[in-house]
């Protein structure tokens, strides 16, 4: 470079939410404290925007918008739909599923020092076909 064969006898999915130290403690787990990685938010100059004024308004987050249909007019229920997500990388086409909740307290455009805040919590699966590409092993 080119063939040929394996990488589904697997622990994996959503999500930033995992790792490490160090105390007490018999020991791990939890619990404090720190500290890397990842993630958010707040903040200039240029730059954009003239709005807001209870009809506020703004964060996270894929979770935004609309119709009908009942209602005690607070609201439900049912159908679609912005956008999301599914097996060990990437892409396309098909299947199947989500399309939620929460928080800030009249206040935040962007946004470099800077300043800060989380690092959770639900789950069980083998969705089929085509194309590219990576590892092995082999001639």
């Nucleotide at each position: 470079c080119u063939g040929u064969u394996c990488u589904a006898u697997a622990u994996g999915c959503c999500g930033a939410g995992u790792c490490c130290u160090c105390a007490a403690u018999a020991u791990a787990c939890a619990u404090g404290a720190g500290g890397a990685g990842c993630g958010g938010g707040g903040g200039a100059a240029c730059c954009a925007c003239u709005a807001u004024a209870u009809u506020g308004g703004g964060g996270u987050g894929a979770a935004u918008c609309u119709a009908a249909u009942u209602u005690c007019c607070g609201a439900a229920u049912u159908g679609g739909u912005a956008g999301g997500g599914a097996u060990g990388c990437c892409c396309u086409u098909g299947u199947c599923c989500c399309g939620a909740a929460c928080c800030c307290g009249u206040c935040a455009g962007c946004u470099a020092a800077c300043c800060u805040c989380g690092u959770a919590g639900g789950c069980g699966u083998u969705u089929a076909a085509g194309g590219g590409g990576a590892g092995a092993a082999u001639a």
Molecule: c-di-AMP riboswitch aptamer (ydaO/yuaA leader)
Organism: Syntrophomonadaceae bacterium